[in-house]
Context: one part of a larger RNA
RNA sequence: CUCUGGGUGAGGGAACUCGGCAAAUUAGCCCCGUAACUUCGGGAGAAGGGGUGCCUGUGUUCCUGGUUUUUAAACUGGGAACGCAGGUCGCAGUGACAAGGGGGUCCCGACUGUUUAAUAAAAACAUAGGAAGCCGCAAGUCCGAAAGGAUGUGAACGGCUUCUGAAUCCUGGCCAGCGCCGGUACCUAAAACCCGGGUUCAACCGGGCUAAGGGCCGGCUAGCGCCGGGAGUAACUCUGACUCUCUUAAGGUAGCCAAAUGCCUUGUCGGGUAAGUUCCGACGUGCAUGAAUGGAUCAACGAGGGCCCCGCUGUCCCCACCCGGAGCCCG
Numbered sequence: 001c002u003c004u005g006g007g008u009g010a011g012g013g014a015a016c017u018c019g020g021c022a023a024a025u026u027a028g029c030c031c032c033g034u035a036a037c038u039u040c041g042g043g044a045g046a047a048g049g050g051g052u053g054c055c056u057g058u059g060u061u062c063c064u065g066g067u068u069u070u071u072a073a074a075c076u077g078g079g080a081a082c083g084c085a086g087g088u089c090g091c092a093g094u095g096a097c098a099a100g101g102g103g104g105u106c107c108c109g110a111c112u113g114u115u116u117a118a119u120a121a122a123a124a125c126a127u128a129g130g131a132a133g134c135c136g137c138a139a140g141u142c143c144g145a146a147a148g149g150a151u152g153u154g155a156a157c158g159g160c161u162u163c164u165g166a167a168u169c170c171u172g173g174c175c176a177g178c179g180c181c182g183g184u185a186c187c188u189a190a191a192a193c194c195c196g197g198g199u200u201c202a203a204c205c206g207g208g209c210u211a212a213g214g215g216c217c218g219g220c221u222a223g224c225g226c227c228g229g230g231a232g233u234a235a236c237u238c239u240g241a242c243u244c245u246c247u248u249a250a251g252g253u254a255g256c257c258a259a260a261u262g263c264c265u266u267g268u269c270g271g272g273u274a275a276g277u278u279c280c281g282a283c284g285u286g287c288a289u290g291a292a293u294g295g296a297u298c299a300a301c302g303a304g305g306g307c308c309c310c311g312c313u314g315u316c317c318c319c320a321c322c323c324g325g326a327g328c329c330c331g
Stems, first nucleotide, its partner, number of pairs: 001327009011317002015315001020312001028052005037042001039166001053088016089093001101310007108302002113125002129164007140151004168296003172227003177224002179220005186215003193208005228246005255289001256286001267283005
């Protein structure tokens, strides 16, 4: 000097940094006291404050002796815990060890749980709850070539499959396309079969009949999915409730938003800062939001993600010193 473990630090206090990463702060127990919000359980150890050692006295409770006495009882000691009062020492009394930093607000996921054994613990998976489909049991679904087996010691308040993902408020329009289901007098439709031709026999050719399927008709979107464009118009201007027009199966409803979704974009306005591409609140022709591919909202919860405040600090200004371990270097 480097790496590493630990201790201390004037003044400042996140200026460090992708980011308070790391460290520091807080800490046990008793008492007081606790907000918004809320699914009335919670939020709560919210927050915030006070106390805490030792000695003496005293009160209460409990434990345990001695004396008198037959017992009951009376008198008289010791100890512990707790309460109160007085005193006493230190910077400091949960004196070491052990032992939450706190608050606000958004995003995502309701929650406890599960996961990439050895780079990912999460907003991914699961979950109660919601919905749809198949199935009456020699069933349906799955494994197997079969025998047979699982569901099933089960029987629709059940089993299997799929989507969604607590609760709350809701879940709009479209069946033209694709898919599934049902129907079908009619059309189409292979071989076999029938009839005719053809062949010495056949092959072959034509016609007829005809299953599923298709056409055709209808149903189904918590099935896959989809959910427009151009003009004009109000007595300032702007805007356009209103009108016209092209067009579709129907033209995006309620909601929600520069959002984990907005290209332009650091959108515009407001807030916080002296200063804010992030953050919060609004706005809304939204490149390309939107309703179980769920939409919105949401108390509680989270080693999840963003932002802010208080406290605290060697993260930093700006480094210094001390105690260990390993190395470099010198002998």
The part of an RNA shown here (large-subunit ribosomal RNA, domain IV) has 331 nucleotides and comes from a Nitrososphaerota archaeon.
The full RNA is in RNAcentral, with records from ENA.
The coordinates come from a structure-prediction model, not an experiment, and the mean pLDDT is 87.
Taxonomically the source falls in Nitrososphaerota (Archaea, Thermoproteati).